[in-house]
Context: one part of a larger RNA
RNA sequence: UGACGGGGGCCCGCACAAGCGGUGGAGCAUGUGGUUUAAUUCGAUGAUACGCGAGGAACCUUACCUGGGCUUGACAUGGGAGCGGCCGCCGGUGAAAGCCGGCUUCCCGCAAGGGCGCUCUCACAGGUGCUGCAUGGCUGUCGUCAGCUCGUGUCGUGAGAUGUUGGGUUAAGUCCCGCAACGAGCGCAACCCCUACUUUCAGUUGCCAUCAUUAGGUUGGGCACUCUGGAGGAACUGCCGGUAACAAACCGGAGGAAGGUGGGGAUGACGUCAAGUCAUCAUGGCCCUUAUGCCCAGGGCUACACACGUGCUACAAUGGGCGGAACAGAGGGAAGCGAACCCGCGAGGGGGAGCGAAUCCCUGAAAACCGUCCUCAGUUCGGAUUGAAGUCUGAAACUCGACUUCAUGAAGCCGGAAUCGCUAGUAAUCGCGCAUCAGAAUGGCGCGGUGAAUACGUUCCCGGGCC
Repeated sequence: UGACGGGGGCCCGCACAAGCGGUGGAGCAUGUGGUUUAAUUCGAUGAUACGCGAGGAACCUUACCUGGGCUUGACAUGGGAGCGGCCGCCGGUGAAAGCCGGCUUCCCGCAAGGGCGCUCUCACAGGUGCUGCAUGGCUGUCGUCAGCUCGUGUCGUGAGAUGUUGGGUUAAGUCCCGCAACGAGCGCAACCCCUACUUUCAGUUGCCAUCAUUAGGUUGGGCACUCUGGAGGAACUGCCGGUAACAAACCGGAGGAAGGUGGGGAUGACGUCAAGUCAUCAUGGCCCUUAUGCCCAGGGCUACACACGUGCUACAAUGGGCGGAACAGAGGGAAGCGAACCCGCGAGGGGGAGCGAAUCCCUGAAAACCGUCCUCAGUUCGGAUUGAAGUCUGAAACUCGACUUCAUGAAGCCGGAAUCGCUAGUAAUCGCGCAUCAGAAUGGCGCGGUGAAUACGUUCCCGGGCC
C1' cells in the first nucleotide's frame, strides 16, 4: 500500500423478507459422470462445465473403431528426366476406394522452344498429433459494479500520501459545498437503435369517411382515417409550492401521449481467475513422414446396473372431450412458398393458379367466448410402452429419422432434506414464426394474445461499493 476479520459505521442488488410459479418425487427428451465397448472421437468441470462448442451424428458430417487400399500423395509451389495426351467411353476384379487392361486428332510454333497433362525422381506437401503453463485473436466472470489512473504542485528520509478524504446528494468519482491542492484521462451520463405522442411529405401492392357498385375495398372514385417510411417537433427538474446551507438536490403539484434515466437494446474502465479455446482461425517449440498423412466400405459417436444437471408432459373439473364461432404480431419463400378443386379417417397424395412478393403463398393463430357431455373415479385424467398397418424425405430409415391411423393403455393423486426464477405488460399461461436443415426440436433465437400477486422493512443469508 493492499487483502482479510464470526471488528465498527454508511449504502446498494429478486440478496433476504413479502408474494406468484417451479425444480427435487413420476414418465419421457436432452447433456454429463460412471460403466461397458473394437470404437462408444475430442473439448468444456464450483459460482463462470453439464438442451455447453453442436444454428440440427442414418451415409456425408467424423476427428473414433474394424477391414480394404494409396505413397510427390485429396491440396500448393519449384527443379530434373521420359512420355503424349486431357476430357470422355468400355471391359475385368472388387463392398467401394483402388488395381489391371482397351479405345480415343494433345495444342501453339518453320524450327528452337513453350503450354497442358501423365509417369519416374528431388525439394516438399499433409497432420482435428502434443503443449491455452510458450502465444496472437476471440470469449466467460467479478460487473453495467463505480470505480481505475495520470501531469504538475505540496507533504514524507523512504515505501507512499494528497488529489479520489470530509458535509450533503445521486442510479453513478452524479452534482454541490468545503479543503494543499489545481487540472486532466479511461470509465458514468449523453451522442446510436427500437418503442410510446404528434406535425409534415409521399399514396401502391396499403386504407375506406362521403358517392356509386359488389357475394367480397370487388370495381369506379378518394388519400380524410389506418398503415407504411423519410424529415422534423416533443421532456429540460423547463413551470408552481414546500424542504434544504436557500447550494446540489429531494418531496408534492400543474400541464402533458409520456416526468424526473419514460420503457427496452447496443455499449463492459484499470484489472482478476497462469479462467476457456493449439479442434474456428493464426502461430513458436516438439513429434509423425509407405504414416500420427490420404481414399473407401461397414460400424461407432444413438451402448446402459446406475448417479447428477437442464427441460417437456402430467397427476385433472379455473379441467378433459365434442360442436359452433372470433381477434395477432414478427418473419420466410425460386433447385423456393405453393392456393382453389379432387382423393384419403389421417399423415399425405393428385393438381398446378398466383408470387422474386405491403399484391401471391406459408396462414384455419391458440388460449379466450357460446352450447353440450363427463361428476371425482387411476377416471372420457394421464399418455409412457408395445403390436399392426401406413405416409414423407432421402441412393439408402436394420443398427439409428419424423409423422399418421387402429389397438394397447404403464408410472403418476402435487412430490423429503434441499433448491431456482421473477418487481409490470413483468411472472404465469396461450399459440405463431425463423435459423440450422433433403429429412430430423420438448433445444436456441424472436413474435404477439390473455394477464396477476407482493415489497412492512434491511436484523439475518449471498454478492458488491465507500470510510
Molecule: small-subunit ribosomal RNA, 3' major domain
Organism: uncultured bacterium